[in-house]
Description: RNAcentral holds the sequence, with entries from Rfam. Predicted 3D model of a 98-nucleotide RNA (SAM riboswitch aptamer (S box leader)) from Galactobacter valiniphilus. NCBI's taxonomy places the organism under Bacteria, Bacillati, Actinomycetes, Micrococcaceae, Galactobacter.

C1' cells in the first nucleotide's frame, strides 16, 4: 500500500503567519473570500474511537462480554449533514488484523 469493521444530519473558536482562492473529485446549484478565506502554527475547547479509571448487570470466582459514568494519555474534530442534488473502482477519521 491492499484487504476487513465502525462512524460521517449531535457537539466545540479565538490570535499569529501567509497572500488568492476555498467549500475532496465530475456536472449542476448554493456558501465563504483582499472587512484577508483556505492553509499552517500557538492557546483554548468538543467528543468519546482506542488505553486507563470507577460502578452496575453476567460468573462459584476472576477475565471476557454488556449497559451506564469519567476524562489524565494516543488519534481525530471545532462555517453550512461528507454544504446540497445526482455520479463515481469515491473520500475522511478511527480500529483491529496481517
Nucleotide at each position: 500500500c491492499a484487504g476487513c469493521c465502525a462512524u460521517c444530519c449531535a457537539g466545540a473558536g479565538c490570535g499569529a503567519u501567509c497572500g488568492a482562492g476555498a467549500g475532496a473529485c465530475c456536472u449542476g446549484g448554493c456558501u465563504c473570500g483582499u472587512c484577508g478565506a483556505c492553509a499552517u502554527c500557538g492557546c483554548a475547547g468538543c467528543a468519546a474511537c482506542c488505553a486507563c479509571c470507577c460502578c452496575g448487570c453476567c460468573u462459584u470466582g476472576u477475565a471476557c462480554g454488556c449497559g451506564g459514568g469519567g476524562a489524565c494519555g494516543g488519534u481525530g474534530c471545532u462555517u453550512c449533514c461528507g454544504c446540497c442534488a445526482g455520479g463515481a473502482a469515491c473520500g475522511a477519521u478511527g480500529g483491529g488484523a496481517a
Its mean pLDDT, the model's own confidence on a scale to 100, is 78.